[in-house]
RNA sequence: UAAUGGCUUCUGUCUAGUCUGGCAAGCAUUGUCAGAACGGGGGAACCACAUCUGUGGGGUGAAUCCAUUCCGGAAGAGUUGCACCGAACUCUAACCCGUCAGCUAACCUCGGAGACUGAGCCAUCAUGAGCG
Numbered sequence: 001u002a003a004u005g006g007c008u009u010c011u012g013u014c015u016a017g018u019c020u021g022g023c024a025a026g027c028a029u030u031g032u033c034a035g036a037a038c039g040g041g042g043g044a045a046c047c048a049c050a051u052c053u054g055u056g057g058g059g060u061g062a063a064u065c066c067a068u069u070c071c072g073g074a075a076g077a078g079u080u081g082c083a084c085c086g087a088a089c090u091c092u093a094a095c096c097c098g099u100c101a102g103c104u105a106a107c108c109u110c111g112g113a114g115a116c117u118g119a120g121c122c123a124u125c126a127u128g129a130g131c132g
Stems, first nucleotide, its partner, number of pairs: 004123004009119002012116003018036008038111005047102001056100001057097004064074003075092006
């Protein structure tokens, strides 16, 4: 120096995912509880839909469809100081409900996470985790 790892630091990106207060550890944040911004689901009438047998059906999300010998194509989504257009680059995952749910006022209920880029600092015994 590079790579790698760490940090409770800073800028920024995706996303609903940010903020306030009490309490406890303890000196800076973490945990927990209660709220708020914001977001989701269930749930009448009217309207819509035949139902069941199932390779059931449904939900969050941009993340779906077609084709396939190969090359892929369509559509959807994100970023690039602000708005629009264009161009360029990139993504199209994952999870959940459990035979059940169309829309839907009143009403009921849930989430309020996580991941990443760059910079800064630290370390090749720092830092984190686990066990005793």
Predicted 3D model of a 132-nucleotide RNA (c-di-AMP riboswitch aptamer (ydaO/yuaA leader)) from a Methanoregulaceae archaeon.
It was read from a public genome assembly, where an Rfam model found it.
Taxonomically the source falls in Methanoregulaceae (Archaea, Methanobacteriota, Methanomicrobia, Methanomicrobiales).